The RNA shown here (FMN riboswitch aptamer (RFN element)) has 129 nucleotides and comes from Actinorugispora endophytica. The model forms 100% of the base pairs in the Rfam consensus. Its mean pLDDT, the model's own confidence on a scale to 100, is 80. The organism belongs to Actinorugispora, within Bacteria. The sequence is in RNAcentral, with records from Rfam.
[in-house]
RNA sequence: ACGCGUGCUCCGGGGUCGGUGAAAGUCCGAACCGGCGGUGAUAGUCCGCGACCCGGCCGAAGCCAUCGGCCGGUUGAACCGGUGGAAUUCCGGUACCGACGGUUAAAGUCCGGAUGGGAGGCAGCGCGU
Numbered sequence: 001a002c003g004c005g006u007g008c009u010c011c012g013g014g015g016u017c018g019g020u021g022a023a024a025g026u027c028c029g030a031a032c033c034g035g036c037g038g039u040g041a042u043a044g045u046c047c048g049c050g051a052c053c054c055g056g057c058c059g060a061a062g063c064c065a066u067c068g069g070c071c072g073g074u075u076g077a078a079c080c081g082g083u084g085g086a087a088u089u090c091c092g093g094u095a096c097c098g099a100c101g102g103u104u105a106a107a108g109u110c111c112g113g114a115u116g117g118g119a120g121g122c123a124g125c126g127c128g129u
Stems, first nucleotide, its partner, number of pairs: 001129006009121002011118001016030004031109002033098002035049004044096002053073008078094005100112003
């Protein structure tokens, strides 16, 4: 220095004004927000990862449920111009996307599962090269 393991710690933003209505932070007009790693140069929209959801196997003394471990599936959305050696990442312009359950009416922004889970970051320790 790299790889593996380990316990700790850190780690998600955003509804304001107006309209309609019996009722909307959910609809309409305008607003606001953008996890993590990567990349010839900075990314919500590129390549991946994670959360949500679905399934399989194993374990907790048989079954169901539940929980845990491993594995698999699913998993949104961008173009044009400019600069440059290099940018779907910067600058200009115009677009687009956003799990599940709940709700006096439909939710990226409210409430809830969640003081959860988990990608990952930092430093430590152990082992290997």